This is a predicted structure of a 109-nucleotide RNA (SAM riboswitch aptamer (S box leader)) from Paraliobacillus salinarum. The source organism's lineage runs through Bacteria, Bacillota, Caryophanales, Bacillaceae and Paraliobacillus. It matches the Rfam family "SAM riboswitch aptamer (S box leader)". The family is grouped with related families in Rfam's "SAM clan".
RNA sequence: CUCUUAUCAAGAGUGGCAGAGGGAAUAGGCCCGACGAAGCCCGGCAACCAGCAAGUUUACUUGAAAAGGUGCCAAAUCCUACAGGUAGGAAAAACCUGAUAGAUAAGAG
Numbered sequence: 001c002u003c004u005u006a007u008c009a010a011g012a013g014u015g016g017c018a019g020a021g022g023g024a025a026u027a028g029g030c031c032c033g034a035c036g037a038a039g040c041c042c043g044g045c046a047a048c049c050a051g052c053a054a055g056u057u058u059a060c061u062u063g064a065a066a067a068g069g070u071g072c073c074a075a076a077u078c079c080u081a082c083a084g085g086u087a088g089g090a091a092a093a094a095c096c097u098g099a100u101a102g103a104u105a106a107g108a109g
Stems, first nucleotide, its partner, number of pairs: 001109008013042001015041003021032003026081004043073003048069002052063004077101001082098005
């Protein structure tokens, strides 16, 4: 980097250093930020994997824990973009579903 599977409306700081940006990319919108952005440290949240216990169809299910490997800590993945539906002659706005894209974990190449 590509593929497969699962999840993505919950949760997480009145801390220290730092000093102007940030919310993945493109476009549009809407926000966050000198009452301190990014980044680093500490702290925290969660429970994907591993490990543990029980059950059992032997590959899964359930449970507990949080010392291991990751992840995460404004707003739904901040919202929209493509398709369909509610839905009517049409359009806009709204809502719903799906796809695409993305993030994370685990596995494979």